[in-house]
């Protein structure tokens, strides 16, 4: 010097947005476990489950310097025997040594283990002990004198016989009792064992005293008197080690106090030694600790008592912190030792490896009885997801004993096992290709793996081998179980995996699979192109590990102290009075509890942090410091809070004078209406509805008049007026009574605010008792409606509604907004009040206080909105919320007569449930406006026959597609073969078609033959013809073709939900958007709204918008008028000719043709309108307000249609799903539908005659005139590539005639016959002609279609396809040619604005309940069963205490010579207490339970349609009744109801 430093978010509710809110993820950690993998080392760590049970070994001994012995060894010595001796044997004495059972001492209460119990007898922190103890250790003082008696050890304890060295030995019977464990009697002995006496500094009791101190009792010191209490031990190697008493100390303990220490109130009251006192007992010590007596206390919402859970702390994990979670390893404390009880010994225990008793369990047993306690270290089985060696050593550290040597020590030091954790190291380093091989991908070009490998060079950590030896070993000598520094050697050798790659979240491709298999932390992936499953390649992240699971903290401000909320998201109590509590106005003085500053002690060590140091680094370890947020003692300060005292008036209250009011209660009174009754008049209906019916009425209703009676409610006034705390209060009068407001400023002097509990009030419905009952009206009955109608509507109608008294105590009890106080722009209206100005007065003006509304600044809010009546800014207090469902439910408790209310969970389940606002869409919402949408009209369809398409059925096949509008005369503008895709059969395989390669060789083609239904197959070819290029004409090449083979072709096979393109539809509707700006947090809005106008978002005006784009319009085509140009094939006015035909000459006028122009623009006039846009009328004009028609179709919608037009991804197929051929089918027919044709007739049919088009088409074509045929048609061929010729006669119309209302002279189906034409071929299956036949049908039910003018209707003509044609279809053309409407109520559709919404796949939406099925959790339940804690009683072991006995036993002391006695002890007995056990009545918590209740969840079950729109009866709340169900109905309430009208208010003018 340092000890500091620290804070991120994301995914998921929606079509989108903001907010609320939950769920989930990313981080860190772990005594972990599991999966895959695994080289080395260091340091740590390792039974979290069964405090369940344990085999085996070890874990507490030591001292011979306390004691007597014993055994052994050695020595000395005495006696005896043997031996010549050496020597040896027996025995005695003595010395030394070794070992040691016993007596004795100390230890065994430490160390080690575990966390069961325990919520306070515990722990933590700070204190107290004047209420205590203390072995070993230290310091001081004083002592150790004189005696005595025992007891272990040791020895002995039946009989007989035999032997004997006389010590004993052997045998038998039987062995003191016992199987064993064990145990009895007698004798003897020692001590540092035990006992008695002496000695009193000290100590204890009493007594009075001095000094000093203290918080009460009192403590300490000193000296005095009286009384009382004890001692002791010796050992030894002479160094010493011990012993006793006493004072003090250190350390260790006991006890007490304060504060703190989990959840539960669905535990609210607990307590009999309980609380206190007196006395006694007991203890080291205070104390109900125990006992007797007395008193009646003690604890508790600041949570007693009860229940559940838990060892506590230092710390540890996480976190920015505050917190939250946790208490494994290490340290401190506590508790426990198989379960329960008990004491003994001792300084210390109620004692883990001591004792006694009881229980359970286990073992032994001869069944009599015994023995045992691993929660010490190892180890075993068991349990479990899971946790190690029956290791080495006392070398170190420490402990016990000992003078010591030493002994003991599973404490400890080490090693072993486990990636369980942390840390370190390695698995090599450098070079090495436009880049090997393999593999993967590919757009086939290439890219990736990848300098990666190979290859070359180098190094030597770890592991391996060898050597040497510091250190752990201390002051000296010695001591290492184990670890090990250091040196040398060889050689890249032995050493990489795991997870992930849809977003969050770093990292992507291919294949396989096909809502399967599977994944998933959340959102979510998978139904044929899966970056999400599985594999592979590649990539990303970590790395000897990586993932998963579990748990904790974080993120989560998601319990909010730091740091949240409650109008509508969850959340204000229905309202008041008020207790405790919380909070509280101004001044002065005081105190010092809080508070601030300084300081003291403490906050153990370890841990964390800082600095330094030691292991090569690190982990790890050490030293010093900092910190330990706290508590304690002392001092100072006095602003603020508390407290004490005093004072003040502004808060609050009082007083006085006024004043408004549906405030409350009671009594009395009133009129209208209604009902009933009576009477009169009167005579057929009344009533009711969408329409009806039930009902009432000729026995006289209804109507009307009169009278009477009855009950309920009080019209007008009446008002977002008034009053009340809320509920609520409405005729009038009287009585009683509460509160408010205004004015005055006289009094009190903070008396205040809030308010857990508590108490009171509390709409409607409902309940009890008794009344009352006119009207209304749950239930109920009937009538309707309906598919049904337990409803809505109607007719009746009972509870009830009313009164009295009593209960209930809930509502959308709402302003969804607790109460009080203060502060913060205004404007306006109304109610109440006093005073002022002005005034004759009604009016009026300016201020002020209280109240009721609206608008609004700032501000707030997610927004909507609120805004002095706050949801703004603050303060005080209370209540409440914490995702949705389950559920305001179950259980329990309290209340209630009941109904029920209050309080109030969990399992399980979901990834949301919500609020506000936005854009759409929708509405049986509204407004405005359009459209052949309706209406007005004309003609149809639906009925008939036929045609055609479709469905269905059928079939070998009836190929396929199209499906409401917007499929169905559609693809198909031509199915006999072909087409053709289908079926049957026959064939074929490089293919009917394309490209390339290889081989062949001139094999080739035409042609011919056989077979066959054909395709095809087989064969012939020297005849004849054809065949490319080069050529020197000899030949060569081998292009085409052909044969064989390889690549490949082919597919109308699948997917239109993989696609392109094209098309339909909304819709020719008027819309759809963008840029910039502005508004909004944002989605988004504005523009695009509004006023006018238009066919139009067309244009104009206004305007926070200004502009622009795609659409509309215009530009384009046809058509209507005119002009110019042009004049054949078209035309013909005038002129001429004529065969009379524009035929010819001619003409260029007209028509026409086809090119270019003109013309129409609201341009002009008037009116209306805003001076606008424009509209109306008019003039002119061929045409007038878009002149008519066409082409043209915005952003988008329908996963609309089409893979069978075409194109195309993927998949499938390859002697077939390809290709060829013959025949069949697409044409079937009991039916059903769509679209058409023809009709049903007289506005007609038939016959005859006679006019007038346009647009087209024509060369394998149109085909004239002519001739033949009744006709279809045939023969024939002029003319014409066509304004020339042909198709080609238009028809309706018009003129004339017939028919005369009929199944017809209508209608033409069907059938028979005969033909024509096309074609290879008309049987299935063509069209047409002629003759004959002559069906249904007489105008069409419900329903439905088209059309607004050259339109509908009607009439014919042409064309495409095509050999022909099933065409009545399609596309065009012209002829004739109407009616009606000038409106928008309704149906349908559309546009704009607005409103509601629970819809957004967007109303074909959403969604509710019963029932049925499956699964899951849970409540009730007769019972059954288990646990827990107490209560009462019974039994009562061990044992302490007390008493008795002391007749049994006993050494010490006393008396006594002794015997004996005394004292005391043991024993025995009794008593209190007392564990276990038993009985009983309950309490409480679980398990289970026939049956039963609801609940949750579950792609496609049943019934209905309750809610969301006015949801089709507005919904919802409370309550009551009813009903299969959602629900319905009554009563009261709410708006969180749409719409229309009115009133009030506001804003603006």
């Nucleotide at each position: 010097a340092a000890a500091c430093u620290g804070a991120a978010g994301a995914g998921u509710u929606u079509g989108a947005u903001c907010c609320u809110g939950g769920c989930u993820c990313a981080g860190a950690a772990c005594g972990a476990a599991c999966g895959c993998u695994g080289g080395c080392g260091g340091c740590g760590u390792g039974g979290u489950u069964a405090a369940g049970g344990c085999a085996u070994g070890c874990a507490a001994g030591u001292c011979g310097a306390a004691c007597g012995g014993a055994a052994c060894u050695c020595g000395a010595u005495g006696g005896g025997g043997g031996g010549u001796a050496a020597c040896u044997c027996c025995u005695g004495u003595u010395g030394a040594g070794u070992u040691u059972a016993g007596u004795g001492g100390c230890g065994a209460a430490c160390g080690g283990g575990u966390g069961a119990g325990g919520a306070a007898u515990a722990c933590a922190u700070g204190g107290g002990u004047a209420a205590c103890g203390u072995g070993c250790c230290c310091c001081g003082g004083a002592c150790a004198c004189a005696g005595g008696g025992a007891u272990a050890a040791c020895g002995g304890c039946g009989g007989a016989a035999g032997c004997u060295u006389c010590g004993g030995c052997u045998u038998c019977c039987u062995c003191g009792c016992g199987a064993a464990a064990g145990u009895g009697c007698c004798g003897c002995u020692a001590a540092u064992a035990c006992c008695u006496g002496a000695u009193g500094a000290c100590c204890c009791g009493g007594u009075a005293g001095u000094g000093u101190c203290g918080c009460a009792u009192g403590g300490c010191a000193c000296a005095g008197c009286c009384g009382g209490c004890a001692a002791a031990a010796g050992g030894u190697c002479c160094g010493c080690c011990g012993g006793u008493c006493u004072g003090g100390g250190a350390g260790c303990g006991g006890c007490c106090c304060a504060u703190g220490u989990c959840c539960u109130a669905u535990c609210a009251g607990c307590u009999a030694g309980u609380u206190g006192g007196u006395g006694a007992g007991g203890u080291a010590a205070c104390g109900g600790c125990u006992c007797a007596c007395c008193a009646a206390g003690g604890c508790u919402u600041g949570g007693a008592c009860g229940g559940g859970u838990a060892g506590c702390g230092g710390g540890c994990g996480u976190g920015a912190g505050a917190g939250c979670g946790u208490g494994g390893c290490c340290c401190g404390c506590c508790a426990c030792a198989u379960c329960g009880g008990g004491a003994c010994u001792g300084a210390g225990a109620c004692a883990c490896u001591g004792c006694c008793c009881g229980g359970a369990c286990a073992c032994c047993u001869a069944c009599g009885g015994g023995u045992g306690g691993c929660u010490g270290c190892a180890g075993c089985a068991a349990c479990g997801a899971a946790u190690a060696u029956u290791c080495c050593g006392c070398a170190a550290u420490g402990g016990g004993c000992g003078c010591a040597a030493g002994c003991c020590u599973g404490a400890c030091g080490g090693a072993g096992c486990g990636a369980c954790g942390c840390c370190g190291c390695g698995u090599g380093c450098a070079g090495g290709a436009u880049g090997a091989a393999g593999u993967c991908c590919u757009u086939c070009g290439g890219g990736a793996u990848g300098u990666a490998a190979a290859c070359u060079g180098c190094u030597g950590u770890c592991a391996g081998g060898g050597g040497u030896u510091a250190g752990a070993a201390a002051g000296c000598u010695c001591u290492g179980a184990u670890c090990g520094a250091c040196c040398c050697c060889a050689g890249a050798g032995g050493a990489a995996g795991c997870a992930c790659c849809g977003g969050c979240u770093a990292a992507u491709u291919c294949c396989g699979u096909g809502c399967c298999a599977g994944c998933a932390g959340c959102c979510g992936c998978g139904g044929u192109a899966a970056u999400a499953c599985g594999g592979a390649a590649g990539g990303u992240g970590c790395a000897a590990g990586c993932g998963u699971u579990g748990u904790u903290c974080g993120g989560a401000a998601u319990c909010a102290c730091u740091g949240g909320g409650c109008u509508u998201a969850a959340a204000g109590g229905g309202c008041g009075u008020g207790u405790a509590g919380g909070c509280g106005g101004g001044g002065u003085g005081g105190u010092a509890g809080g508070u601030g500053c300084c300081u003291u002690g403490u906050g153990a060590a370890a841990u964390c942090c800082c600095u330094c140091g030691g292991c090569u680094c690190a982990a790890c370890c050490g030293a010093g410091g900092a910190a330990c947020g706290g508590c304690u003692g002392g001092g100072c300060a006095a602003a603020c809070c508390c407290c004490c005292a005093u004072u003040c008036u502004u808060g609050a209250g009082g007083c006085a004078g006024g004043u408004a009011g549906a405030g409350g209660c009671g009594a009395c009174u009133g009129g209208a209406a209604c009902g009933u009754u009576u009477g009169g008049u009167g005579g057929a209906g009344c009533g009711g509805u969408g329409a009806a019916a039930u009902g009432c009425g000729u026995a006289g209703a209804g109507a009307u008049c009169a009278a009477a009676c009855g009950g309920a409610a009080c019209a007008c006034c009446g008002g977002u007026g008034g009053c009340g705390a809320a509920a609520g209060c409405g005729a009038g009068u009287c009585g009683c009574u509460g509160g408010g407001c205004c004015u005055g400023u006289c009094c009190u002097g903070a008396c205040g605010c809030u308010g857990a509990g508590a108490c009171g009030c509390g709409a409607a419905a409902g309940c009890g008792u008794g009344g009352g009952u006119a009207g209304c009206a749950a239930a109920c009955a009937g009538g309707a409606u309906u598919a049904g109608a337990u409803a809505c509507c109607c007719u009746g109608g009972u509870a009830g509604u009313c009164c009295a008294c009593g209960c209930u105590g809930u509502a959308a009890a709402c302003g969804a907004u607790g109460c009080g106080c203060a502060c913060u722009a205004g404007g306006u209206a109304c109610g109440g009040g006093u005073g002022c100005c002005a005034c004759u007065g009604a009016c009026g003006g300016a201020c002020u206080c209280c109240g009721u509304g609206c608008c609004g600044a700032a501000g707030u809010a997610a927004a909507a909105a609120c805004g002095a009546u706050a949801a703004g800014u603050g303060c005080g207090c209370c209540g409440c919320c914490u995702g949705g469902g389950g559920a305001g439910u179950a259980c329990g408790g309290c209340c209630g007569c009941a109904a029920g209310g209050c309080u109030a969970a969990a399992a399980c389940u979901c990834a949301a449930a919500g609020g506000a606002a936005u854009u759409g869409a929708c509405g049986g919402g509204g407004g405005c406006u359009c459209a052949c949408a309706c209406a007005a009209g004309c003609g149809g369809u639906g009925g008939a026959g036929c045609a055609u398409g479709u469905g269905g059925a059928u079939u070998a096949a009836u190929u396929c597609g199209a499906a409401g509008c917007a499929a169905c005369g559609c693809g198909a503008a031509g199915a006999a073969c072909c087409u053709u895709a289908c079926c049957u059969g026959g064939g074929u395989u490089u293919g009917a078609c394309a490209u390339g390669c290889u081989g062949g060789g001139a094999u080739g083609c035409a042609c011919c033959c056989g077979u066959g239904a054909a395709a095809g197959c087989g064969g012939g070819c020297u005849a004849u013809g054809c065949u490319a290029c080069c050529u020197u004409c000899g030949g060569g090449u081998g292009a085409a073709a052909c044969c064989a083979g390889c690549a490949c072709a082919g597919g109308u096979g699948c997917u239109g939900c993989a696609u392109g393109g094209c098309u339909g539809u909304c819709g020719u509707c008027a819309g759809c958007u963008c840029g910039u700006g502005c508004u909004g947090u944002g989605a988004a809005g504005u523009g695009u709204c509004g006023g006018g106008u238009u066919a139009a978002g067309u244009c104009c005006c206004u305007u926070a918008a200004c502009g622009a784009g795609c659409g509309a319009a215009a530009c384009c085509c046809c058509u209507a008028u005119c002009g110019u140009u042009a004049g054949u094939u078209g035309c013909c006015a005038g002129c001429g000719g004529u065969u009379c035909g524009g035929c010819c000459g001619g003409g260029a006028a007209c028509u026409c043709u086809a090119a270019c122009g003109a013309g129409a623009c609201u341009g002009c006039c008037g009116g209306c309108g805003u001076u606008a846009a424009g509209c109306c009328g008019g003039a002119g004009g061929a045409a007038g307000g878009c002149g008519g028609g066409g082409a043209c179709g915005a952003c988008g919608u329908c996963a609309a249609g089409u893979c069978c037009u075409c194109a195309u991804g993927g998949c499938c197929u390859u002697u077939a799903u390809g290709c060829c051929c013959a025949g069949g089918g697409c044409g079937u027919c009991a039916c059903a539908c769509g679209u058409g044709c023809u009709a049903c007739a007289a506005u007609g049919g038939c016959c005859c005659g006679u006019a007038c088009a346009a647009a087209g088409c024509g060369a394998u074509g149109c085909g004239a005139g002519a001739c033949c045929g009744c006709g279809a048609g045939g023969u024939g061929g002029a003319g014409c590539a066509a304004a020339u010729c042909g198709c080609a006669g238009a028809a309706a119309a018009c003129g004339g005639g017939c028919c005369c209302c009929a199944g017809u002279u209508c209608g033409g189906a069907u059938u028979g016959g005969a033909g024509u034409c096309u074609g290879c071929a008309a049987u299935u299956c063509g069209a047409c002609u002629c003759c004959a036949u002559g069906a249904a049908g007489u105008u069409g039910g419900a329903a439905u279609c088209g059309c607004u003018a050259g339109u509908a209707a009607u009439c014919g003509c042409g064309c495409a396809u095509c050999a022909g044609c099933c065409a009545u279809g399609g596309c065009g053309c012209g002829g004739u040619g109407a009616a009606u409407g000038u409106g928008u109520u309704c149906c349908u559709g559309a546009g704009c604005c607005u409103u509601g919404u629970a819809c957004a796949c967007a109303c074909c939406g959403c969604c509710c309940g019963u029932c049925a099925a499956g699964u899951c959790a849970u409540g009730g339940a007769a019972g059954c069963u288990g646990g827990g804690a107490g209560c009462a009683c019974c039994c009562g072991a061990a044992g302490u205490c007390c008493g008795c006995u002391c007749a049994g036993c006993c050494a010490a002391c006393c008396c006594g010579c002794a015997a004996g006695g005394g004292g005391g002890g043991c024993g025995g007995c009794g008593g209190c207490c007392g564990a276990c056990g038993g009985u009983g009545a309950g309490c409480u918590c679980g398990g289970u339970g026939a049956c039963u209740g609801g609940g949750a969840c579950u792609a496609a079950g049943u019934c209905g349609u309750a809610a969301c729109a006015a949801g089709g009866u507005a919904g919802c709340c409370g309550u009551a009744g009813g009903g299969g169900a959602a629900c319905c109905u009554g009563c009261g309430g709410c708006u969180g109801g749409a719409u229309c009208a009115c009133c009030u208010c506001c804003u603006u003018u």
Overview:
Model confidence (mean pLDDT): 82 of 100. The RNA shown here (small-subunit ribosomal RNA) has 1549 nucleotides and comes from a Phycisphaerales bacterium. Taxonomically the source falls in Phycisphaerales (Bacteria, Pseudomonadati, Planctomycetota, Phycisphaerae). The sequence was found in a public genome assembly.